Overview: This is a predicted structure of a 348-nucleotide part of an RNA (small-subunit ribosomal RNA, central domain) from an uncultured prokaryote. The coordinates come from a structure-prediction model, not an experiment, and the mean pLDDT is 88. The full RNA is in RNAcentral, with records from ENA.
[in-house]
Context: one part of a larger RNA
RNA sequence: CUGGGCGUAAAGGGCGUGUAGGCGGCACAUUUAGUCAGGCGUGAAAGCCCAGGGCUCAACCCUGGAAUUGCGUUUGAUACUGGAAGACUUGAAUACGGGAGAGGGAAGUGGAAUUUCGAGUGUAGGGGUGAAAUCCGUAGAUAUUCGGAGGAACACCAGUGGCGAAGGCGGCUUACUGGCUCGAUACUGACGCUGAGGUGCGAAAGCGUGGGGAGCAAACAGGAUUAGAUACCCUGGUAGUCCACGCCGUAAACGAUGAGAGCUAGACGUCGGGUGGUAUUCCAUUCGGUGUCGCAGUUAACGCAUUAAGUUCACCGCCUGGGGAGUACGGUCGCAAGAUUAAAACUC
Numbered sequence: 001c002u003g004g005g006c007g008u009a010a011a012g013g014g015c016g017u018g019u020a021g022g023c024g025g026c027a028c029a030u031u032u033a034g035u036c037a038g039g040c041g042u043g044a045a046a047g048c049c050c051a052g053g054g055c056u057c058a059a060c061c062c063u064g065g066a067a068u069u070g071c072g073u074u075u076g077a078u079a080c081u082g083g084a085a086g087a088c089u090u091g092a093a094u095a096c097g098g099g100a101g102a103g104g105g106a107a108g109u110g111g112a113a114u115u116u117c118g119a120g121u122g123u124a125g126g127g128g129u130g131a132a133a134u135c136c137g138u139a140g141a142u143a144u145u146c147g148g149a150g151g152a153a154c155a156c157c158a159g160u161g162g163c164g165a166a167g168g169c170g171g172c173u174u175a176c177u178g179g180c181u182c183g184a185u186a187c188u189g190a191c192g193c194u195g196a197g198g199u200g201c202g203a204a205a206g207c208g209u210g211g212g213g214a215g216c217a218a219a220c221a222g223g224a225u226u227a228g229a230u231a232c233c234c235u236g237g238u239a240g241u242c243c244a245c246g247c248c249g250u251a252a253a254c255g256a257u258g259a260g261a262g263c264u265a266g267a268c269g270u271c272g273g274g275u276g277g278u279a280u281u282c283c284a285u286u287c288g289g290u291g292u293c294g295c296a297g298u299u300a301a302c303g304c305a306u307u308a309a310g311u312u313c314a315c316c317g318c319c320u321g322g323g324g325a326g327u328a329c330g331g332u333c334g335c336a337a338g339a340u341u342a343a344a345a346c347u348c
Base pairs, nucleotide, nucleotide: 003320004319005318006317007302008301012316014201015200016199017198021194022193023192025088030083031082033081034080035077036076037075038074039073040072041071042070049065050064051063052062053061054060091191092188094186095185096183097182098181099180103177104176106174107173108172109171110154115149116148117147118146119145120144121143125136126135162169163168206247207246208245209244210243211242215241216240220236221235222234223233258315260313261312262311263310266293267292268291269290270289271288272287273286274285275284276283277282297304298303321348322347323346330341331340332339333338
């Protein structure tokens, strides 16, 4: 490479967008480039293969055939693929009217609670644990009442509820803004799918500059526990956690399941629309999402099962025994931490 694979054995890129490329709906006519069939030319000889012959056989040699799967040219075929031209509406997009939503960034604002400060009441404890101690407290703590400050997070509602491509998103209000969905028409007329590179987004931790700092809390200190205890438990506590701007670019970034399309039993929840039945509630039906089971089928099994891991199609990524190793070297990126690309010797 071929083949076979990628939920859990090795293997789906963290997620979008999109360039090249690959692939591409329906009908008619045209062309005949691909494709298919025939003819001709060429495809040296030797060799290989087949048939026959000559050395007593064989090796060897001779004769003929086949083969040389290719290329060129010519004649024809026109189903499929392609080209050029026009047409269609089912794919795709747009317009119109509704709808739901923690989708996004910005500004403003609210109450509960923790902490702290001031004042009042009040007196000897409080705190903490398996039990203790460190710790706080007669300089008046804990408790309780009133008032002030400040930061962070938003109880109940809350739900195998919703939204988002993923990461993720939750008090309330306002304006701005992305996507989705339903309905009934109109319109464009294949404008599509995927997507190497590229480019954007991307939890937490971490980094730079400047703010902020209530609670929590790596590091650190002390008290316990223990044979020891650089831990688990306790008392403290700094980075950090928060904000602005700029980096980093990784996660069990998981559904461990790439994105798109067609087809293939059912049942029961749930969310958002529409239609009908006198109908906010109930019933039926339909479209879109999200769950739980379950048949066929599939799977090594577990399981999956119209949200497939069934079945069919085209596209991308990735795997190829374990260790060495996601390492070394080199390149690229980064302030750094490091990230990314990525071997070999050797060994079993």